[in-house]
The RNA shown here (Guanidine-I riboswitch aptamer) has 119 nucleotides and comes from Paenibacillus radicis (ex Gao et al. 2016). The coordinates come from a structure-prediction model, not an experiment, and the mean pLDDT is 82. The sequence is in RNAcentral, with records from Rfam. Of the family's consensus pairs, 96% are formed in the model.

């Protein structure tokens, strides 16, 4: 910019893995203690590996939580049947649901998708 009206979206949770960070395990480096010593201990930085590592960052529900716009519709304001502001109600109720596939690092109630289907 435009579109949309059981609409769009922010904030979090169930869940999700593993780019980072952390944590944790391996050999090596450098370093300080202590010792007859080749050995013990303790610190730092980096490699490599683990998500069946609690966890921070990150992703996250049509069928989850709470709000915001927005939009419907009355009401008033403004000289007015245009347009605007302002206020208040509605935005519900119901939702069993693969497989394959996609993106992101990866991966899921993400996306496909109130999809096929079921009833």
């Nucleotide at each position: 910019g435009a579109a949309a009206a059981u609409g769009c979206u922010g904030u979090c949770u169930a869940g999700g893995g593993u780019u980072c960070c952390g944590u944790u395990g391996a050999g090596g480096c450098u370093u300080u203690g202590c010792u007859u010593a080749u050995g013990c201990a303790g610190a730092g930085a980096a490699u490599c590996a683990a998500g069946g590592c609690u966890g921070g960052u990150c992703c996250a529900a049509g069928a989850g939580a709470c709000g915001g716009c927005g939009u419907a519709c009355a009401g008033u304001c403004u000289g007015a049947u245009c347009g605007g502001g302002c206020u208040g109600u509605a935005u519900a109720a119901c939702a069993c649901g693969g497989a394959a596939g996609g993106a992101u690092a990866a991966a899921a109630g993400c996306c496909u998708g109130g999809g096929a289907g079921a009833u």